The RNA shown here (small-subunit ribosomal RNA) has 1584 nucleotides and comes from a marine sediment metagenome. Rfam family: Bacterial small subunit ribosomal RNA.
[in-house]
RNA sequence: AGAGUUUGAUCCUGGCUCAGAACGAACGCUGGCGGCGUGGCUGAGACAUGCAAGUCGAACGGAACUGUGAUUGGGUAACUAAGAACAGUUUAGUGGCGAAAGGGUGAGUAAUGCAUGGGUAACGUACCCUGGGCACCGGGAUAGCAGCGUCUGCUUCGGCAGACUUCCGAAAGGGCUGGUAAUACCGGAUGCGGUCAUGAACACUGCGGUGUUUAUGAUCAAAGGUUGGGGAUCUGCUUCGGCAGACCUUGCGGCCUGGGAGCGGCCCAUGUUCCAUCAGCUAGUUGGUAGGGUAAAGGCCUACCAAGGCUAUGACGGAUACCGGGGCUGAGAGGCUGAUCCGGCACAUUGGGACUGAGACACUGCCCAGACCCCCACGGGGGGCUGCAGUAACGAAUCUUCCGCAAUGGACGCAAGUCUGACGGAGCAACGCCGCGUGUGGGACGAAGUCCCUCGGGAUGUAAACCACUGUCAGGGUUAUGGAAGCAAGCCGCAACAAUACAGCGGUGCGUAGACCUAACCCACAGGAAGCCACGGCUAACUUCGUGCCAGCAGCCGCGGUAAUACGAAGGUGGCAAGCGUUGUUCGGAAUAACUGGGCUUAAAGAGCAUGUAGGCGGCUGGGCAAGCAUCUUGUGAAAUCCCUCGGCUCAACCGAGGAAUUGCGAGGUGAACUGGUCGGCUUGAGCUGCACAUGGGCGACUGGAACUCUAGGUGGAGUGGUGAAAUGCGUAGAUAUCUAGAGGAACGCCGGUGGCGAAAGCGGCUCUCUGGUCUGUCUCUGACGCUGAUGCACGAAAGCUAGGGUAGCGAACGGGAUUAGAUACCCCGGUAGUCCUAGCCGUAAACGAUGGGCACUAAGUGGAGGGGGUUUCGACGCUCUCUCUGCUGUAGCAAAUGCGUUAAGUGCCCCGCCUGGGGAGUACGGCCGCAAGGCUGAAACUCAAAGGAAUUGACGGGGGCUCGCACAAGCGGUGGAGCAUGUUGCUCAAUUCGAAGCAACGCGAAGAACCUUACCAGGGCUCGACAGCAGGGAGUAGGAACCUGAAAGGGUAACGACUGGUAUCCAGUCCAGAACCUGUUCCAGGUGCUGCAUGGCUGUCGUCAGCUCGUGUCGUGAGAUGUUGGGUUAAGUCCCGUAACGAGCGAAACCCUUGUCCUUAGUUGCCAGCACUUCGGGUGGGGACUCUAGGGAGACUGCCGGUGUUAAACCGGAGGAAGGUGGGGACGACGUCAAGUCAUCAUGGCCCUUACGCCUCGGGCUGCAAACGUGCUACAAUGGCCGGUACAGAGGGACGCCAAACCGCGAGGUGGAGCAAAUCUCCAAAGCCGGCCCCAGUUCGGAUCGAAGGCUGCAAUUCGCCUUCGUGAAGUCGGAAUCGCUAGUAAUCGCAGGUCAGACAUACUGCGGUGAAUAUGUUCCUGAGCCUUGUACACACCGCCCGUCAAGCCACCCAAAUAGGUCGCACCCGAAGUCGCCGACCCAACCGCUGUGUUUUCGGAUACAGAGGAGGGAGGCGCCGAAGGUGAGGUUUGUGAGGGGGACUAAGUCGUAACAAGGUAGCCGUAGGGGAACCUGCGGCUG
Repeated sequence: AGAGUUUGAUCCUGGCUCAGAACGAACGCUGGCGGCGUGGCUGAGACAUGCAAGUCGAACGGAACUGUGAUUGGGUAACUAAGAACAGUUUAGUGGCGAAAGGGUGAGUAAUGCAUGGGUAACGUACCCUGGGCACCGGGAUAGCAGCGUCUGCUUCGGCAGACUUCCGAAAGGGCUGGUAAUACCGGAUGCGGUCAUGAACACUGCGGUGUUUAUGAUCAAAGGUUGGGGAUCUGCUUCGGCAGACCUUGCGGCCUGGGAGCGGCCCAUGUUCCAUCAGCUAGUUGGUAGGGUAAAGGCCUACCAAGGCUAUGACGGAUACCGGGGCUGAGAGGCUGAUCCGGCACAUUGGGACUGAGACACUGCCCAGACCCCCACGGGGGGCUGCAGUAACGAAUCUUCCGCAAUGGACGCAAGUCUGACGGAGCAACGCCGCGUGUGGGACGAAGUCCCUCGGGAUGUAAACCACUGUCAGGGUUAUGGAAGCAAGCCGCAACAAUACAGCGGUGCGUAGACCUAACCCACAGGAAGCCACGGCUAACUUCGUGCCAGCAGCCGCGGUAAUACGAAGGUGGCAAGCGUUGUUCGGAAUAACUGGGCUUAAAGAGCAUGUAGGCGGCUGGGCAAGCAUCUUGUGAAAUCCCUCGGCUCAACCGAGGAAUUGCGAGGUGAACUGGUCGGCUUGAGCUGCACAUGGGCGACUGGAACUCUAGGUGGAGUGGUGAAAUGCGUAGAUAUCUAGAGGAACGCCGGUGGCGAAAGCGGCUCUCUGGUCUGUCUCUGACGCUGAUGCACGAAAGCUAGGGUAGCGAACGGGAUUAGAUACCCCGGUAGUCCUAGCCGUAAACGAUGGGCACUAAGUGGAGGGGGUUUCGACGCUCUCUCUGCUGUAGCAAAUGCGUUAAGUGCCCCGCCUGGGGAGUACGGCCGCAAGGCUGAAACUCAAAGGAAUUGACGGGGGCUCGCACAAGCGGUGGAGCAUGUUGCUCAAUUCGAAGCAACGCGAAGAACCUUACCAGGGCUCGACAGCAGGGAGUAGGAACCUGAAAGGGUAACGACUGGUAUCCAGUCCAGAACCUGUUCCAGGUGCUGCAUGGCUGUCGUCAGCUCGUGUCGUGAGAUGUUGGGUUAAGUCCCGUAACGAGCGAAACCCUUGUCCUUAGUUGCCAGCACUUCGGGUGGGGACUCUAGGGAGACUGCCGGUGUUAAACCGGAGGAAGGUGGGGACGACGUCAAGUCAUCAUGGCCCUUACGCCUCGGGCUGCAAACGUGCUACAAUGGCCGGUACAGAGGGACGCCAAACCGCGAGGUGGAGCAAAUCUCCAAAGCCGGCCCCAGUUCGGAUCGAAGGCUGCAAUUCGCCUUCGUGAAGUCGGAAUCGCUAGUAAUCGCAGGUCAGACAUACUGCGGUGAAUAUGUUCCUGAGCCUUGUACACACCGCCCGUCAAGCCACCCAAAUAGGUCGCACCCGAAGUCGCCGACCCAACCGCUGUGUUUUCGGAUACAGAGGAGGGAGGCGCCGAAGGUGAGGUUUGUGAGGGGGACUAAGUCGUAACAAGGUAGCCGUAGGGGAACCUGCGGCUG
């Protein structure tokens, strides 16, 4: 940092997808160790069990226990029993403090929250720190504690004893009586001081007030409790020992008050998600007055008064959501997020409420109501894990019912200490990050195994084995340290004190304190420790096998239909690694919401047009302000995090310290260029006044002619009209045509013009009234008055609607006629709404320049329209300058390109509108508008990987132009009809082997099927095989006459009987070896079995058409273009000219073969002019002249002349010439196309068969016959047939051959054998010509078919050969639609030869010669082809693409009678707890006075008891409010829903053919009507 994907290719637009990072994750496979972190994201659903908040005896009275133990009883004593008092331990209760912290969770909450910055002169604060002051005198209770009952017995009647389940209650809990303490509670005193009231002074001020000081009055305290110590003095008691207290002192406390710190309450500003398909909301609502309430401002609450308050800068409503520091990502800006840690808020089963308290409306407090659960003796009670563990449930998913208070922190305490699921640790989980290990070194041209293979080898791979070494981690053992600071006997010092006591503070310090973790050292063994994913492209990494559109893969593109690097497996490779992949989510890439940083002619996108509100933006100049802006200072921006530096764990993760950063907010100072605001000035922007021009601008009125139709009349007499052609229609009742007159409505020809006007829609005869705007010239005035413009308002073609008129023409619908397969269309005849007018709606168009408005700037050239100036004395004409409008070309620039280009799509500024993949869809729902039609606004689910723009190359067109070809035309002859031959289809069959399939299969493979061939069928046989290779054997061996069996193959017997090389002196089967032959194993052999869509080779075809390309250059972003186009010319891209091209290649041509003329060389087997001989035959001698043969040459090149043409190429004509413009013919076939043909010529990959799909053999079949087609032959006759006579070729063949003469046979043929391996011999013409017959007939045409008799080949002629002779004598009298060949030695016609071959079904094929025409003046049409151009939605390329209905399946959505929920307010009813208010006849210890009695008295009184009352409090009652609940009418939202609707999607359904080419009626837009459907038609518009 980009990449893949739209196309045949290209550029662009545009979406989809991928590579990265991250995670509280989950799932799959795998899993060695450690460190540090993290771990219920779902059901704020329910919870068993245990624990999570207590503590203080130095506040208090008791109780229990232990110790000491005065004293007493019993006992001689030991001892025993009781036991005051004291000390200690424990602690149920009273009391104090805490329990509001800590811990959890994120339900609610869009602001009563949070963040940042401020305010509080409108406030609070227990514990802590600090200053000042004080602590006096009394009182009455209450927990604790004790008792309570029943039964029995006894009784002095009080009770006592015994038993039991010991007041009530199952329990929770509660009651009654008695009596007791305090740092509990209460009263009084005092008041440094606080508070309040009334004054005064000073200061500050935001003018509201506040602060300080001060005077007077009122009012407000306490616990002198407790601990330790002291002992002078005093008091009380005393058992005379002492004890207790006062007193002094210490610590901890108490009360009042000031200050501080920290923590809170309240208020303000700014910021804080989505929906406008939520646009209006609000009655305590907004404000005021008074009061209440609170710690405190305030409608916070109440009464009264006023009628306000909020809202497009988004109120109200709905949805969603705790917020922040931060986290993830990103270059950043941003986007997403809010787990763990920190701050704030909210909540604690749901809802409501208050109490206590410094603090709560209180997670493990209270009351009430609801739901749920538990206990119950049914009477009644209890409960709240969103604390730590844990449980089931839910879910893809998240841990131990662990250890410890050793550390840190908290509560209480003087302290020791207790408590602490906070916390510290451990456990579980690869959940994450980080670190380590699973060894290290050596070790082969390289083991085995496995995989691949061209079978040679290659890979795995130094990998292993093996050798040497090391010892991290895990394991075992030993020893020890750190996390520990404190506490605390003792000792030292300091302050206080009367004090050397005590206690406090600081130091030292015996001793003590560890839940958990652990360094280091030693030991031994390479031992215990590697997987996962991927390997078609993106994207690093490739082969084999299996599978065969199956199974499967897939993030996108896409793989899989028999050779899959894409599925599955294996081997190999790549990547990461104790992990690896997958899934999910976020950011990135995505400049794909664009602030940084996008666009709108044609790709999505400029509103139809104007006017104008809010808003945004705004000319020149001066002063002053300082909001923006800039700069400096300052406060804040918590810590953690991030970053930098340093440090601590061996490193790292992790942790610590310091710094930086925190881009923000607040405050202060300074500056004044710019923006803003303010006060002035200016004229250039804008506007105004006067005069003159142009104008289809608008409204209304009047009026004119042409045309048309109708009416009346005249003339006239058969048609007219209409079409591609027709018909319907009109017309003898007189049409059309024509003339005259009249009526009517609509529209305005020529002028008329990329001419004019208007904002757009739009506006066209003439005249008039009223009226709008622009422009030009010149002057005046105002003084920025301007530009744009959300919402709003006005205008707005056609169609359409309402009402009333009008209606000539045209004309949806409709009727009829045609066309057609159909024709709900196109064409024709009619024709209603409508088109016209008035009034009112509608508000849309391809309302287009597909281009919003305004201002400014930026080359030129050339038209048109309106005005003005100059030039000329004036004027015309001209020339020239200038303003406005309207066109064309074009520079720079821009743009994907097309193109735009002073009328911008260029360069800038301002404002508005709009776009964000295609489809669904401008649809649904909702809202607004409309009489309706409908319009405006305007989604989602689902689905696709594209949809699209411009341009390129092709292909195509029922587009155009040019030009060729036996393409048509002009001709000649055929095919299609008949019979037969042959090939094919089909049918048949045991088999009728296989292939070829439009042209370009079909007398084709097959240049020759009786057997063979032969591949097919039936039968009989063989199994290493008919053939090749390897090994062994290998002389009576191989071979093999003859014989038996058999259809043959085969099987069996068997006379005879070899070959090659070597050896040995020689001979001789004497020896060795080989071959044949036999046997044998495993590899094999074999296959006309499959795949021509795996292939090679060969071939066909377009097409002998003139094309197809390349290099360099140039143009274009590019695909590509240019060249190769253009003008001529040619058979030709042949040549010439021109030319941003210049050259070149493959094709064309030429070179090659053949034929046509001549020359030369040569002269046998060919020839014979002249000469000679002759049997008269070039037969012989001879000859090379000629023919001929076959070698070599010549010749033809537009070379020459004339004309045309561009002075060219070339063409036309001519001369010469055997031949003339390529002389004729052949071979030769460019780039490519058809997955054309061939696996059965051959070769060959893969697959398949292997006693058979191989091989041998006999017989059959390939020849089968209802039918169809192709190619041919023979005919239908007289240009003929038959008979007789007679003439002339070329090219070929010949030894398993051609075969002469002669003879036989009617003949096929036979006998015969001369000659010839061939210019020698041999096989060889017919039509023709001469003469005759036939006389137009199914014939003397025609010969099929059939019968008989023969011949030939061959092992064999029945299936199934050819030929001959005789007889028989079918169809057929020139062939429908249609169709083929041929342009000259051609067609036509005539025969001949050859290959194959024993023979032949050959009429085929390939060649050869003989005879030998007609026509083409042309390119309209058919067909094919070439070039240029045009359109295209085609590119598998028109046999293309593609639209809609219908039918089927599936999916989501909408409507819908209804139905089930949620939620939200509104109204009313009921009304718990509780606060507040009122009442309170009932209840109450303290305070108050009164009465009575007693005691006392200094006679005032004091005090005790009792009583009644008061103050005060309470029970209780009533009232307001009030949760849940109920009722009612609604809003909103979700689910279900018979049925209805369209939509999307789905290899091969139906109907048509709408669109793309002029798509066969140009298409499209709006609207209206119609129609199975695409669609058709009317009106207006657009060119896309």
Background:
Its mean pLDDT, the model's own confidence on a scale to 100, is 82.